RNA sequence: AGAGUUUGAUCCUGGCUCAGGAUGAACGCUGGCGGCGUGCCUUAUACAUGCAAGUCGAACGAGAGACCUUCUGGUCUCUCGAGGCAAACGGGUGACUGACGAGUAAGGAACCUGCCCUCUCACCGGGAAUACGCUCUGGAAACUGAAAACAGAUCCCGAUGUCCAAGAAGGAGGCUUCUUCUUUCUGUGAAAAAUCCUUUCCGGGAUGGGGCGCGGAUGGACCUGCUGAGCAUUAGUUGGUUGGCGGGGUAGGGGCCCACCAAGACUAUGAUGCAUACCCUGGCUGACAGGGCGGACAGGCUCAUUGGGACUGAUACACGGCCCACACUCCUGCGGGAGGCAGCAGUAGGGAAUUUUCGUCAAUGGGCGCAAGCCUGACCGAGCGAUGCCGCGUGAGGGAAGAAGGCCUUCGGGUCGUAAACCUCUGUCGCGGGGGAAAAAAGGCAGCUUCAGGAAUUGGCUGUGAAUUGAUGGUGCCCCCCAAGAAAGUCCCGGCUAACUCCGUGCCAGCAGCCGCGGUAAUACGUAGGGGGCGAGCGUUAUCCGGAAUGAUUGGGCGUAAAGGGUUCGCAGGCGGUCUGGCAAGUCAGGAGUGAAAUGCAUGAGCUCAACUCAUGCAUGGCUUUGGAAACUGGAGCACUGGAGAGCAGGAGAGGACGGUGGAACUCCAUGUGUAGCGGUAAAAUGCGUAGAUAUAUGGAAGAACACCAGUGGCGAAGGCGGCCGUCUGGCCCGUUGCUGACGCUGAGGCGCGAAAGCGUGGGGAGCAAACAGGAUUAGAUACCCUAGUAGUCCACGCCGUAAACGAUGAGGAGCAAGUGUUGUAGGGUGAAACCUCAGUGCUGAAGUUUAAGCAGUGAGUCCUCGGGAGGGGGAUUACGCGCGCAAGUGUGAAACUCAAAGGAAUGGGCGGGCGCCCGCACAAGCGUUGGAGUAUGUGUUUUAAUUAGAAGCAACACCAUGACCCUUGCCAGACCUUUACAUGGCAUGAGAAGAAGCAUAGAUGCAUCUUAGGUCAACAUCCACACAGGUGGUGCAUGGUUGUCGUCAGCUCGUGUCGUGAGAUGUUGGGUCAAGUCCCGCAACGAGCGCAACCCUUGUCGCAUGUUGCUAACACGAAAAGGUGGGCACUCAUGCCAGACUGCUGGUGACAAACCGGAGGAAGGCGGGGAUGACGUCAAAUCAUCAUGCCCCUUAUGGCUGGGGCUACACACGUACUACAAUGGCGGAUACAAAGAGCAGCGAGACAGGGAGGUCGAGCGAAUCUCAUCAAAGCCGUCCCAGUUCGGAUUGGAGUCUGCAACCCGCCUCCAUGAAGUUGGAAUCGCUAGUAAUUGCGGAUCAGCAUGCCGGGGUGAAUACGUUCCCGGGCCUUGCACUCACAGCCCGUCA
Repeated sequence: AGAGUUUGAUCCUGGCUCAGGAUGAACGCUGGCGGCGUGCCUUAUACAUGCAAGUCGAACGAGAGACCUUCUGGUCUCUCGAGGCAAACGGGUGACUGACGAGUAAGGAACCUGCCCUCUCACCGGGAAUACGCUCUGGAAACUGAAAACAGAUCCCGAUGUCCAAGAAGGAGGCUUCUUCUUUCUGUGAAAAAUCCUUUCCGGGAUGGGGCGCGGAUGGACCUGCUGAGCAUUAGUUGGUUGGCGGGGUAGGGGCCCACCAAGACUAUGAUGCAUACCCUGGCUGACAGGGCGGACAGGCUCAUUGGGACUGAUACACGGCCCACACUCCUGCGGGAGGCAGCAGUAGGGAAUUUUCGUCAAUGGGCGCAAGCCUGACCGAGCGAUGCCGCGUGAGGGAAGAAGGCCUUCGGGUCGUAAACCUCUGUCGCGGGGGAAAAAAGGCAGCUUCAGGAAUUGGCUGUGAAUUGAUGGUGCCCCCCAAGAAAGUCCCGGCUAACUCCGUGCCAGCAGCCGCGGUAAUACGUAGGGGGCGAGCGUUAUCCGGAAUGAUUGGGCGUAAAGGGUUCGCAGGCGGUCUGGCAAGUCAGGAGUGAAAUGCAUGAGCUCAACUCAUGCAUGGCUUUGGAAACUGGAGCACUGGAGAGCAGGAGAGGACGGUGGAACUCCAUGUGUAGCGGUAAAAUGCGUAGAUAUAUGGAAGAACACCAGUGGCGAAGGCGGCCGUCUGGCCCGUUGCUGACGCUGAGGCGCGAAAGCGUGGGGAGCAAACAGGAUUAGAUACCCUAGUAGUCCACGCCGUAAACGAUGAGGAGCAAGUGUUGUAGGGUGAAACCUCAGUGCUGAAGUUUAAGCAGUGAGUCCUCGGGAGGGGGAUUACGCGCGCAAGUGUGAAACUCAAAGGAAUGGGCGGGCGCCCGCACAAGCGUUGGAGUAUGUGUUUUAAUUAGAAGCAACACCAUGACCCUUGCCAGACCUUUACAUGGCAUGAGAAGAAGCAUAGAUGCAUCUUAGGUCAACAUCCACACAGGUGGUGCAUGGUUGUCGUCAGCUCGUGUCGUGAGAUGUUGGGUCAAGUCCCGCAACGAGCGCAACCCUUGUCGCAUGUUGCUAACACGAAAAGGUGGGCACUCAUGCCAGACUGCUGGUGACAAACCGGAGGAAGGCGGGGAUGACGUCAAAUCAUCAUGCCCCUUAUGGCUGGGGCUACACACGUACUACAAUGGCGGAUACAAAGAGCAGCGAGACAGGGAGGUCGAGCGAAUCUCAUCAAAGCCGUCCCAGUUCGGAUUGGAGUCUGCAACCCGCCUCCAUGAAGUUGGAAUCGCUAGUAAUUGCGGAUCAGCAUGCCGGGGUGAAUACGUUCCCGGGCCUUGCACUCACAGCCCGUCA
């Protein structure tokens, strides 16, 4: 000294929380010793028992006992009475008390003071009563009554009497309500002895006591200034109240009390009331200022079961005294009595919680006493409690490439860890024994002597003689013996905050001070190992201060975060211009007094140290007093003119009030003209109209508002103010000056003003128009739209008193760059202007300021003065109370409870039924589908023993699967195996291994036999025991890899620089252009990377090279329908290599750019067509069942083998296809033109037989050679004639073929027969822009077989695109946002 927490991130505001210290503490776990402190904070609740105040025989009387005796008596002890002193101290508590109770400083000409001290004076006589005791009596007791006597005194009474009080006379004084001195008169009013020594017995002396009085000291009473707590939702209080005269009372002043008189006294500087509270020195915290506390120690006050009262006494209205009353408790013989722990212990209760019914008067102190001494729960000590502070210990040294064990592990090791064991040593402490009356003791008592200071009581020192006293405690301390022997815990380890891993658990159990953690890999839960902190303690809880500048004097703020009153005037209050001489209240610097001690600080000292204790000094911020200073503030005074006001001369203006008056428009009325509609809306309807509307013309009535001018123009304090004229009236501005002379500013309360709506009474009412009504809209429509329409709006008077009453910005004053508009006057200036100055009103902008955006001479800048209001969000514009109001309501204005945020400004995204620009078969324009039928296929649902599993909007559904009869196969019901079907390692055995065929069985499998062959190792097989294998089991939300999608969309970023407090921005935006962040230009940016494009493949053209299996023009041969052959490589074609296209050329447009439009040439033209190629990222997208893989799970089974079944089910729903519905066609006949592929367990020519699928024989070909292999649609000829057909082919019956171990569940194909639905398809929806759609054959992969699917190849071959308003998707800029999981968001209300 700070930190965490609002956000996707940022800055600010702002609350919450944490780290520190403290405690009379409590609770949890643990606990060795000692010293010093401390210990009912709650029920001022109730108390059993014991003790806490007595003492004096040197004041007195009586009785009893003991001892001694010279027998007369003496001494000692105890008890009772009466007497004196004490009991008012000491000890406890904090209920009351907001007060002269306390603190502090003063006061008295208004007081008292026992015991103590100084001084002065005086001290004479007398006397009875009563108790105890004795004798009776009543009573349970407490206690009481009666009779007869009996004492003395320091008991009682009297005399005298200074002093005192009152009066009179005289003198003196000055702090004058008087005091003091002398004389005199009147009145009141005292006494006390005892003991000892000595004696010449008269007395004397000593100690000590008593009386009157003057003083002192101590203690107490009283009065005063100042000081210190809450609520104004407590605003008025007071009748002895305030004062006076006179009395009473008191120690004494006083309404303290009383009679009379007056009507005062207190209060916004907070009276009164309510609630709370003992006050202080101090102690805690804090850098300080402050805040909160008042337990222990010390001072004061207060109370003693509750309330009241007095008595005694120097002092009480009395804790362990009295009386009365209430409550409670106890005793009782029921008639009566007794009691007061907030004294020390202790008990019950209450409570989270607070001790022993201890020892002693040895010390200190107190009471009594001459003294010895007695008493003392004060005190001194001990006991209990880790309750706090302080100190000590639980061992020290050595001991390894590091034991065992635990934990972790990447299996290598690491760590606990020199830690342990083991060796050497020590003995604090502890156990045991011994010493020790050493310290605390100084003294006191008896006797004697001396010194110093002081007014004195007194205190200190020295010396002498003899004798004693310790509760603590046999304690501190010292010595000896013993053995490392008896002695460590607690909290934490996600961040804040020092300290990390494994296992268990699985939003469960739990944690948590705040943020938050836990839903199967938790450093946050619970153990463990390890680590961190403190340590005889450690944590938790509670409370206080701190951090918190979060009540801000030091030291903050109010435009938007909480916070400016709606506004003027103005009393109190606060603040206040210039000059001058005085005063001295504030102020400044001296002197004096006080500020108790303890505490604090400094320096020393004593306990071994420390805590603790002692000494000295300082401090104690304050208050009082005294003499000074005079700058500033202040009181009073004399002046001044600059602030303020006034005079004179002018000016502008919707400033206000009242009274007149004008035109336009609307509506209504009357009349004329005129006829069928008008009106209204997105469209309508309600409504008005043939009883004549609307429209139009003329005349009239009424009310309200004032077009143009008109302007970020004017006026006003604000609200607000607009036709014109008049009257009355407020404020402002400019100019000028000879007036006044600080008269000023602000302003709590207070008095006014105060939009609209609303209220009351009375008018008025054209238009408009809440409510209400009707018509529409709608799922509904108590709305938006329409038709009507009442309060109201208008006037007069009176209320209300609030608004986003806003510039969200209180008023006044001073200082502080510029520029540019505009309103008003005057002066200077000009020919006229420009320009300068003053008062307003706008914009831009510097410095400055601000969290920022912004503000910026009209400040939110720099300062001064006064006033208002805020202190997290909600609850709450609330409740209650009070004020105001006719009411409506308004002003003032909480708490409980609850959250960790709420909020401001700005940033990047995303979103918008926001804006602008652009693109895409996105729409539009077209062509063809799907959706209806039948079938095929996939999915859902259902079913089933099983119908394995995955994929789910686009981006799952002819998808994984490029081909499920067995196998595949992962599913089901069975039959079997258990180191295994497979891999690695060990021991043992081998009859070899291997192969063949036989029997049983559904098969796996089991049993038996044979053949070949044989040197070992290896290999292989079997058996055994384990490590392990195996898993299409789970988790795609633990992962790798791969893939889909936005999207082949044009974007996504970085470095340096610059700007910004920062998140971020800039670059990447802007002007053009492009398919493109493509290119050009501009620019605080300059460059770069991943994407785009290009490089790759294919196709279209030419050339060159090569020329078989391809080709055949010329030459030759040849079957004569053949490139069949020789020859040839010209052509086609194939293969390879080049060329070609680049806006290169040209005209125009554009900015002299990039580029675009057109043209030429060219096979091809502006990316030529097609493909491959997919940026940063999004969807926790898909896949653990391709593969790989972490963790979890199974292990005679979730593994393995096997025959069979299932994946092919079938009410239904959806997707994708095929075939159709027919004449652009079907059928029959004849007949043209391809490309690209495949082939040896293969393609299979040809021949033969079959009606056909196909079969038999089989040439050629591992293929530019042979084969698959006839291409089809088209075109030509014939037929059908619009029908469920010569369309369509499903379904079914029969007969066959092929593949295969096997076509029943469950294959394809052929033939004969059968001949469903269907006549172009609702809402909706998909594809396609050219060799494309549409249409038509062909081939291939998979494959034993199985194709309407998939992947390829060619043939024929269109239509349309005006255009970008709209739908969908996307890109860029900009704007709003309370969204950021980002609009499928957020969020409000109701109900559950």